[in-house]
Context: one part of a larger RNA
Molecule: small-subunit ribosomal RNA, 5' domain
Organism: uncultured prokaryote
RNA sequence: GAACGAACGCUGGCGGCGUGCUUAAUACAUGCAAGUCGAACGAGAAAGUCUGACUUCGGUCGGGCGAGUAAAGUGGCGAACGGGUGAGUAACACGUGGACAAUCUGCCCUUAAAUCUGGGAUAAUCUUCCGAAAGGAGGUCUAAUACCGGAUAAUACCAUUGGGGGGCAUCUUCCGAUGGUCAAAGGCGGGGUAACCUGCCGUUUAGGGAUGAGUCCGCGCCCCAUUAGCUUGUUGGUAGGGUAAUGGCCUACCAAGGCUUCGAUGGGUAGCCGGCCUGAGAGGGCGAUCGGCCACACUGGGACUGAGAUACGGCCCAGACUCCUACGGGAGGCAGCAGUAGGGAAUAUUGCGCAAUGGACGCAAGUCUGACGCAGCAACGCCGCGUGGGUGAUGAAGCAUUUAGGUGUGUAAAACCCUGUCAGUGGGGAAGAAACGCAUAGGCAGUAACUGGUCUGUGCCUGACGGUACCCACAGAGGAAGUCCCGGCUAACUCCGUGCCAGCAGCCGCGGUAAUACGGGGGGGACAAGCGUUGUUC
Numbered sequence: 001g002a003a004c005g006a007a008c009g010c011u012g013g014c015g016g017c018g019u020g021c022u023u024a025a026u027a028c029a030u031g032c033a034a035g036u037c038g039a040a041c042g043a044g045a046a047a048g049u050c051u052g053a054c055u056u057c058g059g060u061c062g063g064g065c066g067a068g069u070a071a072a073g074u075g076g077c078g079a080a081c082g083g084g085u086g087a088g089u090a091a092c093a094c095g096u097g098g099a100c101a102a103u104c105u106g107c108c109c110u111u112a113a114a115u116c117u118g119g120g121a122u123a124a125u126c127u128u129c130c131g132a133a134a135g136g137a138g139g140u141c142u143a144a145u146a147c148c149g150g151a152u153a154a155u156a157c158c159a160u161u162g163g164g165g166g167g168c169a170u171c172u173u174c175c176g177a178u179g180g181u182c183a184a185a186g187g188c189g190g191g192g193u194a195a196c197c198u199g200c201c202g203u204u205u206a207g208g209g210a211u212g213a214g215u216c217c218g219c220g221c222c223c224c225a226u227u228a229g230c231u232u233g234u235u236g237g238u239a240g241g242g243u244a245a246u247g248g249c250c251u252a253c254c255a256a257g258g259c260u261u262c263g264a265u266g267g268g269u270a271g272c273c274g275g276c277c278u279g280a281g282a283g284g285g286c287g288a289u290c291g292g293c294c295a296c297a298c299u300g301g302g303a304c305u306g307a308g309a310u311a312c313g314g315c316c317c318a319g320a321c322u323c324c325u326a327c328g329g330g331a332g333g334c335a336g337c338a339g340u341a342g343g344g345a346a347u348a349u350u351g352c353g354c355a356a357u358g359g360a361c362g363c364a365a366g367u368c369u370g371a372c373g374c375a376g377c378a379a380c381g382c383c384g385c386g387u388g389g390g391u392g393a394u395g396a397a398g399c400a401u402u403u404a405g406g407u408g409u410g411u412a413a414a415a416c417c418c419u420g421u422c423a424g425u426g427g428g429g430a431a432g433a434a435a436c437g438c439a440u441a442g443g444c445a446g447u448a449a450c451u452g453g454u455c456u457g458u459g460c461c462u463g464a465c466g467g468u469a470c471c472c473a474c475a476g477a478g479g480a481a482g483u484c485c486c487g488g489c490u491a492a493c494u495c496c497g498u499g500c501c502a503g504c505a506g507c508c509g510c511g512g513u514a515a516u517a518c519g520g521g522g523g524g525g526a527c528a529a530g531c532g533u534u535g536u537u538c
Base pairs, nucleotide, nucleotide: 001538002537003536004535006534007533008532009531010530013385014384015383016382017381018380019378020377021343026341027340028339030338031337032336035077036076037075040074041073048065049064050063051062052061053060054059084296085295086294094220095219096218097217098216099215100214103213104212108209109208110207111206112205113204114203115202116150117149118148119147126139127138128137129136130135156181157180158179159178160177161176162175163174164173165172166171186201187200188199189198190197191196222268223267224266229259230258231257234256235255236254237253238252239251240250241249271293272292273291274290275286276285277284278283298319299318300317301316302315321332322331323330324329349375351374352373353372357371358369359368360367361366388418389417390416391415398409399408400407401406422479424474425473426472427471428470432465437460438459439458440457441456442455443454444453482527483526484525485524486523487508488507489506493522494521495520496519497518503510504509
């Protein structure tokens, strides 16, 4: 000099864009943060309510509303994304470049084919019982795109096998043959008297793609030798098991290996990177915000489900802690968004909205979304603007100083003439919105035809921010300047007080009676809504 997720002192007008628990991965009250689908199902539900008939006046039967609503349930998809944190990890964790002749991949795109035929349950409901609760047990009934059979079956899979090509090789690729194995679910429309036809959304099998993931390898990746030896599933082989898949990943047997001063092993520290800061560069330091990867979710362990699991707001076991209890037993996990206590020098609102972007579900309308978009708080940072402009000397007053004449403050003020940014008041007032959907007109493919599909045009509908940005008008210089410094380094000087005292100080050093160095006044210098100090890095 530059920088900062800063803090502290004094001061503080406005706006834009960013940023904001670096400490206790401490403990958490409360609310919200993951649901959705009635076009899978019981099902044209229920409670409730209105009404008609009958009535033994208790009710019974029927119809309407409730209502195509969703509280509960079965089922599907999602909940593995999104969001948080950096504890652990010195590791194929990360970065980079490769490999998989050793792999998987829901939804999506594409190609080919199929979607046939049966069956038995069960939840909710109703009912009985246990329990303080959390919850649990039994009985009766019923449905499905839930569950289980059968059929069909190839370019899939398995076994056997022929031929051509490729590879160092276990092998691989192309064309074949024979035998065997495996699937499914329907829903919503339209036409038709019906049989049936037809559209959309699904379902199943197989191939390809895309995306995502898994595994392996080369190279790179902090400090300590006052850490020198480490290792027995250890190193390799054979066989088997296991996995989507290779492999001591696991097991049995066999061999005795493997690593290491080019730093093994041990200890310490640490998430890694794109990047950020500094520097002429080389380098050094850092890894907040944003983006990629990894790890973790009270602590430790475990599996289940699933295309996919470190499963934050899933399950089980153990532990610590907190809460409820009728003492028998239960409940919980903010390193999600706010917020609280605590710790600390120190870090914000228990806000608004799904209007936009993105995500989940749904044919859609739409629902959900503390992701996100916004607003609030903080000079925490960067950037911009303002606190007025012109004229104005017999150079007013005051203050300071003085050699007592004067000099400085100083065109500074006053005064006169103007301007109107920002703030204030009043009025106008966006873009961010285009889709979806609905209505309507037309084209295209298809159908026996219609509905519907798809494309195009037109109209209607949708804004949290917010009456915000912006524009216009009004009034009036009115509401808006401080901080540090002035001995040298280093820009800026005098008076008084003090008297090695009180004090200053980054270094040199000032102060013991004339202190430009302490304290105050006047004056001056620097920067400016900031200025200085401290800390840290280069």